[in-house]
This is a predicted structure of a 348-nucleotide part of an RNA (small-subunit ribosomal RNA, central domain) from Acinetobacter sp.
Lineage of the source: Bacteria > Pseudomonadati > Pseudomonadota > Moraxellaceae > Acinetobacter.
The full RNA is in RNAcentral, with records from ENA and SILVA.
Its mean pLDDT, the model's own confidence on a scale to 100, is 89.

Context: one part of a larger RNA
RNA sequence: CUGGCCGUAAAUCGCGCGUAGGUGGCCCAUUAAGUCAAAUGCGAAAUCCCCAAGCUUAACUUGCCAAUUGCAUUCGAUACUGGCUGUCUAGACUAUGGAACAUGAUGGUAGAAUUCGAGGUGGAACGUCCAAAUGCAUAGAGAUCUGGAGGAAUACCGAUGGCGAAGGCAGCCAUCUGGCCUAAUACUGACGCUGAGGUGCGAAAGCAAGGCGAGCAAACAUGAUUAGAUACCCUGAUAGUCCAUGCCGUAAACCAUGUCUACAAGCCAUUGGUGCCUUUGAGGCUUUAGUGCCGCACCUAACGCGCUAAGUAGACCGCCUGGGCAGUACGGUCGCAGACUCAGACUC
Numbered sequence: 001c002u003g004g005c006c007g008u009a010a011a012u013c014g015c016g017c018g019u020a021g022g023u024g025g026c027c028c029a030u031u032a033a034g035u036c037a038a039a040u041g042c043g044a045a046a047u048c049c050c051c052a053a054g055c056u057u058a059a060c061u062u063g064c065c066a067a068u069u070g071c072a073u074u075c076g077a078u079a080c081u082g083g084c085u086g087u088c089u090a091g092a093c094u095a096u097g098g099a100a101c102a103u104g105a106u107g108g109u110a111g112a113a114u115u116c117g118a119g120g121u122g123g124a125a126c127g128u129c130c131a132a133a134u135g136c137a138u139a140g141a142g143a144u145c146u147g148g149a150g151g152a153a154u155a156c157c158g159a160u161g162g163c164g165a166a167g168g169c170a171g172c173c174a175u176c177u178g179g180c181c182u183a184a185u186a187c188u189g190a191c192g193c194u195g196a197g198g199u200g201c202g203a204a205a206g207c208a209a210g211g212c213g214a215g216c217a218a219a220c221a222u223g224a225u226u227a228g229a230u231a232c233c234c235u236g237a238u239a240g241u242c243c244a245u246g247c248c249g250u251a252a253a254c255c256a257u258g259u260c261u262a263c264a265a266g267c268c269a270u271u272g273g274u275g276c277c278u279u280u281g282a283g284g285c286u287u288u289a290g291u292g293c294c295g296c297a298c299c300u301a302a303c304g305c306g307c308u309a310a311g312u313a314g315a316c317c318g319c320c321u322g323g324g325c326a327g328u329a330c331g332g333u334c335g336c337a338g339a340c341u342c343a344g345a346c347u348c
Stems, first nucleotide, its partner, number of pairs: 004320001006318001007303002014201004021194003025088001027086001030083002033081002035077002038074005051063004091191001092188001094186003097182002104176006110154001115149002118146004126135001162169002206247003210243002215241002220236002223233001258316006266294001268292006275285003299304001322348003331341004
C1' cells in the first nucleotide's frame, strides 16, 4: 500500500462559514502531461528459473536461455483524465411579482397570577402532612374588599403545527434584519460539491465585576421519618435564576443516524405555495417545498429502516480496531476555575 466498518456492538467532529487539497455538467478545436503501443540503450557478476554438459551419482561445477517487474531517449496513438482556446444551459447564482413564519436585535406596552406593604370588615385559628411537628397568629393572622409597589413569566389559541445551521425560539405593537418557499419570464454561464488547518456561533450550570431580586431554590438551619437518615417528606432560606458587560466552550449538544447529488412501488394525514376543474361546498384533481404514520422491493445479527433510508451508486471530510489502566500522566495551546490534544508500562 491493500481490507472491513461507524442507529443500538468500538466508531459521524455540537453546528455553520471557509483556505489549502480532493473532486466536478454538455459540445467543438488544439496539446500530448497522465495513459497505451513500438524501437534502442542501460538494468555488473554471482544467486534464482529453464534446458543441456562434466566429475561413477548427488551436492557441486560449466555453458546457453529466461528473468532483472525499473529508468532514459526516440518515434507513434488520442477514447478517457489533465492543460489551453472558444461555445452551450439541464447544476449554481441574480432580477421582477406573490405568500407563510415563536428567525434574530432594539425599544415600548397589556392583562391574569404569586408575594409584600397601607387601609376597611371581622374575631381564632391558619398552614402542612400518610400522620405530625417546626412555622405563623389576639402586638388581630387566615378569609374578604379597596387602592398601591415590585419582579419574573406569558394561560386559552397550541398542533404528529411553524421558523432556525445547530444551540434554540411563544402575550401584543413598532423599527431594523437573516433565511426559506412559490409562478412565469429574463440575466450570468459551471461561477459547483466537500473541506485538513483556520474562524464564528454554541443549552444549562459556572466564573469576574456592577445592578435587580416577586416567585422558585443548590448550599445551609430546623421539624419529622428511621436502628441510623449528613436523604426522600415539611417549614424556612442564601448563592443562583432576571438585566447589561466580559469569560467559559461543555451536554443522552440525540434522529445516539456527517454534508452534497442522482436513481428506485405505493397509501393516508398535515403545514406553506402553484395550476386546472367545479354542483361554489368545510369541494375534487395536479404539482412542488416541508412535517408525520404505515408499507413493497432492497438492506440488516436482529430490532428495525424503507423517496425525510439504515436501499442502489458517486464526491469529500471525520472517526473505530478486545476490556481495564484512561479520556488519565507528561508535554503543548487557551483559561480565573478548567477545556482541547493525548500515550506507554502493567494487567485480564